[in-house]
Large-subunit ribosomal RNA, half A from a Saprospiraceae bacterium, 1623 nucleotides, folded computationally. Rfam family: Bacterial large subunit ribosomal RNA.

Context: one part of a larger RNA
RNA sequence: AGCGUGCGGGGGAUGCCUUGGCUCUCGGAGACGACGAAGGACGUGGUAAGCUGCGAAAAGUCACGGGGAGUUGCAAACGAGCUUAGAUCCGUGAGUGUCCGAAUGGGGCAACCCAUCCUGAUGAAGUCGGGAAGACAAAGUCGUGAACCUCCUGAACUGAAACAUCUAAGUAGGGAGAGGAAGAGAAAACAAAAGUGAUUCCGUAAGUAGUGGCGAGCGAAAGCGGAAUAGGCCAAACCAGUGAGCGUGCUCACUGGGGUUGUAGGACUGCGCUGUGGACAUAUACUUUUUAGCUGAAGUGUUUGGAAAGACACACCGAAGGAGGUGAUAGUCCUGUAAGUGAAAGGAAGUAUAUACCUAGCAGUAUCCUGAGUAGGGCGGGGCUGGAGAAACCCUGUCUGAAUCUGGCGGCACCAUCCGCUAAGCCUAAAUACUACCGAGAGACCGAUAGCGAACCAGUACCGUAAGGGAAAGGUGAAAAGAACCCUGAGCAAGGGAGUGAAAAGACCCUGAAACCGCACGCUUACAAGCGGUCGGAGCAAGCCUGAGUAAUCGGGUGAGUGACGGCGUGCCUUUUGCAUAAUGAGCCUACGAGUUACACCUGUCUGGCAGCCUAAGUACUUAAGGUACGGAAGCAUAGCGAAAGCGAGUCUUAACAGGGCGAUAGUCAGGCGGGGUAGACGCGAAACCGAGUGAUCUAUCCAUGGGCAGGUUGAAGUUCCGAUAGUCUCGGAAUGGAGGACCGAACUGGUAAACGUUGAAAAGUUUUCGGAUGACCUGUGGAUAGGGGUGAAAGGCCAAUCAAACUCGGAGAUAGCUCGUACUCCCCGAAAUGCAUUUAGGUGCAGCGUUGUGAAGUAUGUGUUGGAGGUAAAGCUACUGAGAAGGCUAGGGGGCUUCACCGCCUACCAACCCUUAACAAACUCUGAAUGCCAAUACAUAGCAGCAGCAGUGAGCCCUGGGGUGCGAAGGUCACAGGGCGAGAGGGGAACAACCCAGACCAACAGUUAAGGUCCCUAAGAGAUAGCUAAGUUGCAUAAACGAGGUGGGAAUGCAGUGACAGCCAGGAUGUUUGCUUGGAAGCAGCAAUUCAUUCAAAGAGUGCGUAACAGCUCACUGGUCGAGCGUUCCUGCGCGGAAAAUAAACGGGCAUCAAGCUAUUCACCGAAACUUUGGAUUCUCGUAAGAGAGUGGUAGGGGAGCAUUCUGCGUGGUUGAAGCGGUGUUGCGAAGGACCGUGGACAUAGCAGAAAAGCAAAUGUAGGCAUAAGUAACGAUAAAUGGCGUGGAAAACGUCAUCGCCGAAAGACCAAGGGUUCCUGAUCUACGUUCAUCGGAUCAGGGUGAGUCGGGUCCUAAGGAUAAGCCGUGAGGCGAAGCCGAUGGCAAAUGGGUAAAGAUUCCCAUACCAGCUUAUACUGCGAAGCAGGGACGAAGGAUUGGAUGUGCCGCCUCGAGACGGAAUACGAGGUUAAAGCCGCAAGGUAAUAGUACGCCGAGCCCUUCGGGGCGAGGUGAUAGAGCACAGAAGGUACUUCCAGGAAAAUCUGCAGAAGCAUCAGGUAUAAGGUGCCCGUACCGUAAACCGACACAGGUGGUCGAGGAGAGCAUCCUAAGGCGCUC
Repeated sequence: AGCGUGCGGGGGAUGCCUUGGCUCUCGGAGACGACGAAGGACGUGGUAAGCUGCGAAAAGUCACGGGGAGUUGCAAACGAGCUUAGAUCCGUGAGUGUCCGAAUGGGGCAACCCAUCCUGAUGAAGUCGGGAAGACAAAGUCGUGAACCUCCUGAACUGAAACAUCUAAGUAGGGAGAGGAAGAGAAAACAAAAGUGAUUCCGUAAGUAGUGGCGAGCGAAAGCGGAAUAGGCCAAACCAGUGAGCGUGCUCACUGGGGUUGUAGGACUGCGCUGUGGACAUAUACUUUUUAGCUGAAGUGUUUGGAAAGACACACCGAAGGAGGUGAUAGUCCUGUAAGUGAAAGGAAGUAUAUACCUAGCAGUAUCCUGAGUAGGGCGGGGCUGGAGAAACCCUGUCUGAAUCUGGCGGCACCAUCCGCUAAGCCUAAAUACUACCGAGAGACCGAUAGCGAACCAGUACCGUAAGGGAAAGGUGAAAAGAACCCUGAGCAAGGGAGUGAAAAGACCCUGAAACCGCACGCUUACAAGCGGUCGGAGCAAGCCUGAGUAAUCGGGUGAGUGACGGCGUGCCUUUUGCAUAAUGAGCCUACGAGUUACACCUGUCUGGCAGCCUAAGUACUUAAGGUACGGAAGCAUAGCGAAAGCGAGUCUUAACAGGGCGAUAGUCAGGCGGGGUAGACGCGAAACCGAGUGAUCUAUCCAUGGGCAGGUUGAAGUUCCGAUAGUCUCGGAAUGGAGGACCGAACUGGUAAACGUUGAAAAGUUUUCGGAUGACCUGUGGAUAGGGGUGAAAGGCCAAUCAAACUCGGAGAUAGCUCGUACUCCCCGAAAUGCAUUUAGGUGCAGCGUUGUGAAGUAUGUGUUGGAGGUAAAGCUACUGAGAAGGCUAGGGGGCUUCACCGCCUACCAACCCUUAACAAACUCUGAAUGCCAAUACAUAGCAGCAGCAGUGAGCCCUGGGGUGCGAAGGUCACAGGGCGAGAGGGGAACAACCCAGACCAACAGUUAAGGUCCCUAAGAGAUAGCUAAGUUGCAUAAACGAGGUGGGAAUGCAGUGACAGCCAGGAUGUUUGCUUGGAAGCAGCAAUUCAUUCAAAGAGUGCGUAACAGCUCACUGGUCGAGCGUUCCUGCGCGGAAAAUAAACGGGCAUCAAGCUAUUCACCGAAACUUUGGAUUCUCGUAAGAGAGUGGUAGGGGAGCAUUCUGCGUGGUUGAAGCGGUGUUGCGAAGGACCGUGGACAUAGCAGAAAAGCAAAUGUAGGCAUAAGUAACGAUAAAUGGCGUGGAAAACGUCAUCGCCGAAAGACCAAGGGUUCCUGAUCUACGUUCAUCGGAUCAGGGUGAGUCGGGUCCUAAGGAUAAGCCGUGAGGCGAAGCCGAUGGCAAAUGGGUAAAGAUUCCCAUACCAGCUUAUACUGCGAAGCAGGGACGAAGGAUUGGAUGUGCCGCCUCGAGACGGAAUACGAGGUUAAAGCCGCAAGGUAAUAGUACGCCGAGCCCUUCGGGGCGAGGUGAUAGAGCACAGAAGGUACUUCCAGGAAAAUCUGCAGAAGCAUCAGGUAUAAGGUGCCCGUACCGUAAACCGACACAGGUGGUCGAGGAGAGCAUCCUAAGGCGCUC
């Protein structure tokens, strides 16, 4: 370390539970608000942080009613109370009700500030308390609130497989408004020859009529059946009155009467009429109901148990057996329930009465009236089913424009006839829609990852500038009985005892799974390689049984567990032709996680009802979301055919009585299931589009107002002078001058280069280096511009870490022909990767192939036989078409010769026809198979054609054969035939989808074989016979041309005892140096030749070497010797070379040589999931059965049968122990089930049915937990620490002392912003602090911020904002002068010292000042929102002034002065001093009284960390410069120069000319007195407290900023002061 067992930790699944949700039903209510809402802020308790309640009358006050014993909310405790004289509590009414908010006196950054009037303290100002009025508007309105409703405005994604009309959709969104409902509504309506009689809603009509790129889609109405029912009022004519006008008899206006319709009606004329009804208001009475309540039946015993309600026994009640609780499951214990009963007060409804208001008829027909910029029309749109169409009807932006009852409108262009109706005014319940809210209930809804986001203090914590986003988190027990006491410990940590309890269930608390982490024990593991298993298996061995033994122990048997060694064996999923693949996905575990639901839709099947079927809405009843009955409106069916008229078992076509097409009766309703359609439609997933909002705290640009830029350098214009010159045209020089998008260089700003950093210190930095640095510069504060928009010295840059169109929410579950994922078992069958078409090629439709059901005449398949059609392979070509080789013959042509020319001749030139020989063809055929195809027939086999339901597939791949293409390349590509893989396991091939063998139902320690094998690895032959190979060839890479006396076999041929072949000995001559050529050529440079001839045994006018040429050496050839075979050519077996790749690495290895190689023959054996045997399971067929036969590989896919989970009904089990969880053994083919043991402590559910949120390993899935890397990286500036002592349980880090180091234009000090108690003190150390901690910016408690003068408000205005008036816009809203708000600017006033743990220009002391007020005195033209002045402004520059501050020197005072030497008239340190204000032209004086500061001495006392620190009466010094010099900052509205020409208003001063007052009031001056409000004030503030997620190397505006060196704020070193950066 592995496996196992036991015991734990960890974690929080599972089970059980439910306070909370979800979906509904019935009833109520349907609003609240200027009488101040909704919603908040702040307060309020004895102690009080939160929630709840309440409001300064503050967990409450008063009255009335209920109720009857405790009570002061959640919520304990202590304290203090209340209560039978009736508390707490419940109901009704009343009172109070801070501030904000419509917010409404004005303002404003919501919960704040500032005003006016009256009044009180009080008494003038001021301050405080109480009260009141006033916003806008002139009708009473605002604002809030869930859905429903009406109106205005109005998208896009999407669908159309693209897209534009169209669709989505008048949807989403925005806006306005109303009500409990809204809207609509009493026919200028429908209809159709018959009629209906306002509207609304439901069912149906009907997916019909229609509409429609006639695409996708959209889609009525009448009528019928129901719900509910209800009709009214004006205008006008006419009359009367009042008023007005003028044109004097008319007009207009108002009021009252009158009057209201189509069979026209009314006015008018005549006659008649007071009752009926009503939808509305008020009052009273009554009834009902509601807002608190009250009464309310009936059980005991035994038993188990901690507890009874369980079990058992015997009872009882019931108008009550709903429900909840009580120590387990309760009709009879409690609360209740059924039933009954109750209201001082408020609300609601109904009824009655009274009052107010409204409300009739008949006849006549001369005249009058009956809704005008209207109806209608043109143009442009919109609405209806109707998209401009033949287009009626309705609405209207624009332009026009009637009639008047003998009128007018409609009936789908228009016209006629006919019919209906009477527009241009208004109102109108019910039936209908919805539910934020209240009450009572329900659920085959959820049960803590579920159900609302939220069971819990949740719209909370947290994130974001904002709009907005948005969690996690339930359970002790019956009862806290919540663990007294003891011990360990630094201990209020934790643990061990003790105790409680039924049980520790022990507060991290029910059960307590898994991952993961331990401890103990058994076995295993140190020469051994890998999917981690499986099969076999030695050894060890717990336990059990047994024997011996007193026991320890020993022996035997069995044997959980372990597993040496051996055989075989490359995970799962997905996607693919094909994956161990080095292609995808998963770290592990647990929980969650994907084909659902709806519809009078379509279709099929099964089951059931009826034979025509069936109801829908609705109505009634009822035990009430249900059920039953009624309801036939409608639908489907019952007859079809035709374009239709029409005819009809037929009809249409047609001349037809022909032919042909379509027809010639079974359905319908309900339920289950399969599939489709419309809906998000199996789940997750875009980039995008559109709408409405939120953002300029980042950044871009702009506006307003402020601020900043050490130091050094250069030296423009201008000016002056001098010179040149006739000359101030001009030129030169000097001085002066101080310009510049000038130069160098800090701050500041930028970001050039490199390195580092890259899970950083940092989501852009650090270090070094570098650009600009008076300018188009940098920067603060306030503001403006907003998403197809802004801004942009322009990079598509920037617009909050996001930009070729921000962010947030919504349309929305957009769409996704794409990818991924898609969950239990068994059984039967089982594909495809092809054709056609496709804006189609990775998609889809139809066909093909699969499956299930049905299914009859027949058919299909295979084999045999018979009969056919055909033109492939082959073959052939004087058989065609064409190609083509050789020869012959020979036209024609070319060339040559000849010739004056013709004629002619030659030709290894080209070549037709023809002949001979050889021979080619996919698009040649005189011929011509095999196979295949067609048909018949025999046999065998097959539910096989068709029909209907449901699919999947439409990427294929390899091998073989013959083809096309390609290179007779490809693991290429295309089609055909066959096989296989795909979807196929097993054996062989070393390994290896496809090759060879062979198709796996299961089991067997049975047998036989196939391919292939038999020396060992490794099962089986070192088998047999005969050969071959020498190369490790070979034993599986068949490697080629070519090369070779390798070797075996064969054939042919030649030589050979008349002596071959090879070797050895010898000869190899002569003409002749052949001729020619040549310098030479003699066998041997070359050419020629009858390469001749002679001698010979033989010898070439020479086979090589050689020479300048000869020579020389050889060969051929000959003789001798030797003594038997020797050559040549061809064919063939096995071998050799040819032969180069990266490990030894290409027999699988060892290894093998008469083989373990190769060839041939032969006999055995091994060898698979094949075949057989035995047993079993299952499907189908046959069979009455017994049984028999045939099957049972399988992806996509089809079909069948089951298991499990949750809930419901009936029923059953359980404290004598349910579920869950852990184990053992067992049943079933399996999903799974049951038994027992342990844990657990209250529910579970057999069986039969029903209903589903119904099964997980994967989706870079979601949430939680836990691993791994790993005790690894890191611990955030390399400015640095060390020691003593102290505290403490513990000290590197705390305190203190000493030493050391760092910053010092900062790492010091002070403000602003921002933060919001971090400040100080005491206590604490779990967490936080990157380590420790006694410490802390941490935790707990207490304390701390004091202003007339500082900042802000009560003053002013800028940019800008908001906005009366006004303008524009459907609306929301936009613009908007005056006035208002709004600092970053303007504007009255304080200094010095002291003091606290923490505040000071704020307190105290001292000394001042400002503004109002009162009084007094004196004088007097006062008076503003008007007018005038003033306030009031740039940049740069130089000079002057100034004297903060620093330094030096001198004097004086005080102190110090260690060791050695010297100096003591020397050295060192400190001190040597002061404000505002007032007076003064200034110098200066004063303030300034100081015995203060400071020093010294110091009784006495306190603290101490032992270093020291502090308090201190008193005494003492009656102390020492108001020195000198040098350098020199800031500072003016000054001055100069320049061009870019540089806020506003108030305070302030003046005016009188406005109103007005004028002996008052008012003003001025002086003095005295008195007043002076609100807010901020702690602390950090270049940072550990702000912005950056952090105690983060980053960022952050202004002021002061010492010394030495130096030009310097550079740089180095130091002072004051602060630090050593939390391992």
The source organism's lineage runs through Bacteria, Pseudomonadati, Bacteroidota, Saprospirales and Saprospiraceae.